[in-house]
RNA sequence: AGAGUUUGAUCCUGGCUCAGAAUGAACGCUGGCGGCGUGCUUAACACAUGCAAGUCGCACGAGAACGCUUCAGCUUGCUGAAGCUAGUAAAGUGGCGCACGGGUGAGUAACGCGUGGGUAAUCUACCUCCAAAUUGGGGAUAACAUCGCGAAAGCGAUGCUAAUACCGGAUAAUAUCUUAAAAACCUCGGUUUUAAAGAUCAAAGGUGGCCUCUCCAUGGAAGCUUCCGUUUGGAGAUGAGCCCGCGUACCAUUAGCUUGUUGGUAGGGUAACGGCCUACCAAGGCAACGAUGGUUAGCUGGUCUGAGAGGAUGAUCAGCCACACUGGAACUGACACACGGUCCAGACUCCUACGGGAGACAGCAGUGAGGAAUUUUGCGCAAUGGGGGAAACCCUGACGCAGCAACGCCGCGUGAGUGAUGAAGGCUUUCGGGUCGUAAAGCUCUGUCAAGUGGGAAGAAUUGGUUUGCGGUUAAUACCCGCAGAUUUUGACGGUACCACUGAAGGAAGCACCGGCUAACUCCGUGCCAGCAGCCGCGGUAAUACGGGGGGUGCAAGCGUUAUUCGGAAUUAUUGGGCGUAAAGCGCGCGUAGGCGGCCUGGUAAGUUAGAUGUGAAAGCCCGGGGCUUAACCUAGGAACUGCAUUCAAAACUGUCAGGCUAGAGUAUGGUAGAGGAUAGUGGAAUUUCCGGUGUAGCGGUGAAAUGCGUAGAUAUCCGGAGGAACACCAGUGGCGAAGGCGGCUUCCUGGACCAACACUGACGCUGAGGUGCGAAAGCGUGGGGAGCAAACAGGAUUAGAUACCCUGGUAGUCCACGCCGUAACGAUGUCAACUAGCCGUUGGGGGGCUUGUCCCCUUAGUGGCGCAGCUAACGCGAUAAGUUGACCGCCUGGGGAGUACGGCCGCAAGGUUAAAACUCAAAUGAAUUGACGGGGGCCCGCACAAGCGGUGGAGCAUGUGGUUUAAUUCGAUGCAACGCGAAGAACCUUACCAGGGCUUGACAUCCUAGAAACUUUGUAGAGAUACAUUGGUGCCUUCGGGAAUCUAGUGACAGGUGCUGCAUGGCUGUCGUCAGCUCGUGUCGUGAGAUGUUGGGUUAAGUCCCGUAACGAGCGCAACCCUUGUCCUUAGUUGCCAGCACGUAAUGGUGGGAACUCUAAGGAGACUGCCGGUGACAAACCGGAGGAAGGUGGGGACGACGUCAAGUCAUCAUGGCCCUUACGGCCUGGGCUACACACGUGCUACAAUGGAACGCACAGAGGGCAGCAAACCCGCGAGGGGGAGCGAAUCCCACAAAACGUUUCGUAGUCCGGAUCGGAGUCUGCAACUCGACUCCGUGAAGUCGGAAUCGCUAGUAAUCGUGAAUCAGAAUGUCACGGUGAAUACGUUCCCGGGCCUUGUACACACCGCCCGUCAUACCAUGGGAGUGGGUUGCUCCAGAAGUGGUUAGCCUAACCUUCGGGAGGGCGAUGGGGAGGGCGAUCACCACGGAGUGAUUCAUGACUGGGGUGAAGUCGUAACAAGGUA
Repeated sequence: AGAGUUUGAUCCUGGCUCAGAAUGAACGCUGGCGGCGUGCUUAACACAUGCAAGUCGCACGAGAACGCUUCAGCUUGCUGAAGCUAGUAAAGUGGCGCACGGGUGAGUAACGCGUGGGUAAUCUACCUCCAAAUUGGGGAUAACAUCGCGAAAGCGAUGCUAAUACCGGAUAAUAUCUUAAAAACCUCGGUUUUAAAGAUCAAAGGUGGCCUCUCCAUGGAAGCUUCCGUUUGGAGAUGAGCCCGCGUACCAUUAGCUUGUUGGUAGGGUAACGGCCUACCAAGGCAACGAUGGUUAGCUGGUCUGAGAGGAUGAUCAGCCACACUGGAACUGACACACGGUCCAGACUCCUACGGGAGACAGCAGUGAGGAAUUUUGCGCAAUGGGGGAAACCCUGACGCAGCAACGCCGCGUGAGUGAUGAAGGCUUUCGGGUCGUAAAGCUCUGUCAAGUGGGAAGAAUUGGUUUGCGGUUAAUACCCGCAGAUUUUGACGGUACCACUGAAGGAAGCACCGGCUAACUCCGUGCCAGCAGCCGCGGUAAUACGGGGGGUGCAAGCGUUAUUCGGAAUUAUUGGGCGUAAAGCGCGCGUAGGCGGCCUGGUAAGUUAGAUGUGAAAGCCCGGGGCUUAACCUAGGAACUGCAUUCAAAACUGUCAGGCUAGAGUAUGGUAGAGGAUAGUGGAAUUUCCGGUGUAGCGGUGAAAUGCGUAGAUAUCCGGAGGAACACCAGUGGCGAAGGCGGCUUCCUGGACCAACACUGACGCUGAGGUGCGAAAGCGUGGGGAGCAAACAGGAUUAGAUACCCUGGUAGUCCACGCCGUAACGAUGUCAACUAGCCGUUGGGGGGCUUGUCCCCUUAGUGGCGCAGCUAACGCGAUAAGUUGACCGCCUGGGGAGUACGGCCGCAAGGUUAAAACUCAAAUGAAUUGACGGGGGCCCGCACAAGCGGUGGAGCAUGUGGUUUAAUUCGAUGCAACGCGAAGAACCUUACCAGGGCUUGACAUCCUAGAAACUUUGUAGAGAUACAUUGGUGCCUUCGGGAAUCUAGUGACAGGUGCUGCAUGGCUGUCGUCAGCUCGUGUCGUGAGAUGUUGGGUUAAGUCCCGUAACGAGCGCAACCCUUGUCCUUAGUUGCCAGCACGUAAUGGUGGGAACUCUAAGGAGACUGCCGGUGACAAACCGGAGGAAGGUGGGGACGACGUCAAGUCAUCAUGGCCCUUACGGCCUGGGCUACACACGUGCUACAAUGGAACGCACAGAGGGCAGCAAACCCGCGAGGGGGAGCGAAUCCCACAAAACGUUUCGUAGUCCGGAUCGGAGUCUGCAACUCGACUCCGUGAAGUCGGAAUCGCUAGUAAUCGUGAAUCAGAAUGUCACGGUGAAUACGUUCCCGGGCCUUGUACACACCGCCCGUCAUACCAUGGGAGUGGGUUGCUCCAGAAGUGGUUAGCCUAACCUUCGGGAGGGCGAUGGGGAGGGCGAUCACCACGGAGUGAUUCAUGACUGGGGUGAAGUCGUAACAAGGUA
């Protein structure tokens, strides 16, 4: 740091996916050790059991028992007493603590948290320091005892008692309050400092020691003293409360909220400010900078990720907050509205004697449940910390440790060296080998870890006790306190760490992956099955993708998978994106808030910049040190914490204040153009209609028709009238307007723009969320109007259908007035401003020039076409930007679902606007490229059409195919390009098929062993294969071992297969197509696919050639070279030839001879647009002509570019793989391939007179021949038979060519046409003609009288017609191939059909139009909307009700402390008892209020008969809407 995936390929846009890191994880497979961490993310669900908060006797009263000892009684094992136990245990009063520590994250969107401030508006137990004090009294009460109630929990009554418990009194201040003065500061109301007067408020003692002072006087008591307490005040420290600035999730489909609400005054309340509460007064307060409401959520330091900015997160550790079964409430207290306290209500669980009670693990363990998932009912207070205590000490599930778990991080090990015969074995193989692999074995070493044995109390550890010394206090060398030294004691972990020894390579490796991304490949199995898959995608018989094996790659005590987060993703873009066509500019103005804003000067200092100070907890991250053997981990230090606050400065820029300027903007003056708007009037042409005239049979309409109109007089034509709507020509990428839009002419009213000159104002400006106005057509409402046109509708056509396109009619509507609607709205390009080459038009205005014109130049405002730079994915844009910049607004973030649902707003409605989600896909899109295609265009060609000739399709037969049949009818070929095709020839064979019989190393090949020459004759059985018997024969070479060929038998390797796959293949072939095309190198252009060349102008049969040209060249094709034919020449002259010369015959090159001719077969010549004329561009070329046997490729053939069709062939052959192996191989006999209701292809013969028949008679070419062709001659009507001359062939034979020609006959008929079919008799081939051959003769004599729709061939020696030959072959052509004879017609031309070539255009096609693709319906599944409703949750408002508690009030009842009164003779003391008061308690009542209840709304979730659309699903139905002019753009 990127990669895969849209396409045939390309570039872009854009989503999806992957590689990385991480985790409190879980799951699968596997698992040796240690260290350090971590461990209910779910049900704030319910909890059995144990423990988690006590302590103090130095505050107080009281005070056991078990047991032991002694004694007494005596029924010798029981009772009693005393002492010890013991001032102990347990309980109680009292003090302190229990508000800490520990848990959890439900609630909370908040001053809750974070950060920085304020408190002059506050409190603070214990602790520290300072100052002062600690006086004198009183009345109770628990415990306890007795009695009572209750199942229990517990409660009550009476009686006794203590205190550091409780309550008065005294004293008291710099405490508090009241009055009131001065100075300074300052937030303007307080603070600070200094004075004065009055009032009010405290206390508790305890332990130890000592007699120095007083009293009894040994020693004690008061007392003194130490320490600990107590009280008051001040200060500190710590902790807490309250307030403020800023920051702190999502939804606007939540837009208005609020009545204690906002403020004031007074009072109350609090530690304290405050509507915190109450009364009264005022009517405020919050909100688009998001109030209110809803949903979600503890916040932070930090953690994870990232280059960073950010994003996600808030386990462990730390700070803060909140909560403690749910809800409410207060009490106590320094602190609570209190996790292990109280009261009440509720739900739940438990106990119960049914009356009533008890409880709260979100403490540590643990249980159940939930869940994918999270540990031991452990040890210890030894350490650290906390509570109590004077202390010892006690308590402490805080904590320290251990246990469980690979849950994470870190470290170590599972050995090291050597070792090639490259062992065995596995896998694979081209069978040679390769690989696992130095890997193993073997040899030589080492000993970490684990195991065992022993050592090890080293470190973690100081308190306390004892003792010594010193110091403090004191009267004191007591006591007590502090410091230092000595000594002694305390360990859960712990069988620790660590060390040594022992023995032994011994006990210790797995997991995932191997198609691409992504490192790593082969074999077998499977056969769109089973399965895989993160994305693309694999699997349908050769799977590197499934499963297994081998091998390899990666990581490693782990490895994979899943889930989640960040990254990659610049895919929300501040850093760092876009909006013409990909998603995206509001339809267009005006304008509010907001944002932004010209030049100069001065001030200020909010922003800005810089310094300093405070803070930014610790931990963490980072840096360099230290400690564990290292690391993880721990530890001390630094840096950092990008922030906030305060303060001192600076003054450029922004802001702000003040003053000025004129370039922006505007006003005034003078002109100009215009379908700008609105209003009233008016004009002509045309359509229609009405009246009348003329006039007669049609009109109208279409591709063609029909509906329609018309003899009741239409259409046509003429005159006149009516009415409505629209304004030809002018007219123009001309004008105007913000857009929509605006078009005859005239009037009135009115908006804007431009130009000139430069008088005035002095930034007055730009943009613009909301808002508001305008806004085509259609549509709606009311009232008019209505000529034409024309949705709906009707009819006629078209059509398979035609609810369409076409036609005839026709209503809303179109028009006017008023009012709605508010969409399309395009330059697919928001508005404003500045800058940046040119050229050519055009409209309006102004200026200038002369040569005065239909002229030229300059300038300004519009409106167009090209084009540089630049931009862009490309197309393209290019001063009218999509260039370079600035300001502001709007909008976008994959496709579908969907501009849809729900909700809101608007509307009379139609509907508009705002605007999702579930689900689903891996694409959807843009531009350009190459093809292909088009019922697109242009050019051109072809027996393509046309013009002709002859056929096929009808008949009979032949042949092939389909189908059917069959035991089998073997297989293949299937549009053109299968079908007289493979097959150039199925009676057996062929033969592959069927039935039956028989063989198993085989009919055939190689190897081995044994034997035998090989070979051959004959017979028997059998359908034959075969079996048995039998005859002749002993060969060839030799180094004497043997060898070669052949046969038989045996064994196993193997043979064999026309079995499958032509979609695994080679080779061969068909086809487009003998069409003119197909490509390459270099260069150039393009980001690229690609283009150019190869396009263009001509020309050609041709990409043939010429010219032009960013191309220049080249290759495969075309052409030519090859064969044949047409003319001539040379050479040669037999088997061919015979002109001239001879001979000879009935006749014949028969013979001598000849080499002229024909011919044969070798070599040459010839034809090249070479020549002439014209056309053309001076070209290529074309047209015409001459000459020539032949003229423009002379005719014909061979020859087939790149490629297409997975075309054909595994049955010619070859071949991979698969399959069969006493059979799917091989042999034999017989049958079948020859079947036959039928359909098709290709042919033959015909239907006749251009003919049939008969007779006569002429002329070819090319072939074949020895297992052959076969003559003459003879026989047979004939097929043929006999015969065997000649010939391996220019010699002989097949072999008579036929049509033609001549003569005769038939006379238009199913015939003297036609010959099928059938009967009979034969011939030939062959082992054999039954199934199933060909031919001959005699007889028979079918269909057929020229062929429907449709369709084929052919352009000259061609079609047509006539015969001849050959291959195959024993025999068997109407087929095939070849040969010659006779020998035409027509082509105007390229509109149309078919096929093809080139250029261009469109495309949503690329399997390429036999393409793609849309909608309904049917079916299955999925999510979702509506829905009579139904059931929950939350919540507003209005009521009812009102527990506990707090506060107020109180006619009732009760009442120790304080006050007072009365009586007991008076005074004093005391005070039983009685009365009154203060105060208190109970009760009652009022206010507030939780739970609960009722009504009515809102909102949300679930569900609901039925219903709406949507999505998805290899092969359903109907049509064909879109993509080409997609057939109606």
Predicted 3D model of a 1529-nucleotide RNA (small-subunit ribosomal RNA) from an uncultured prokaryote. The RNAcentral record of the sequence draws on ENA. Its Rfam family is "Bacterial small subunit ribosomal RNA". The coordinates come from a structure-prediction model, not an experiment, and the mean pLDDT is 83.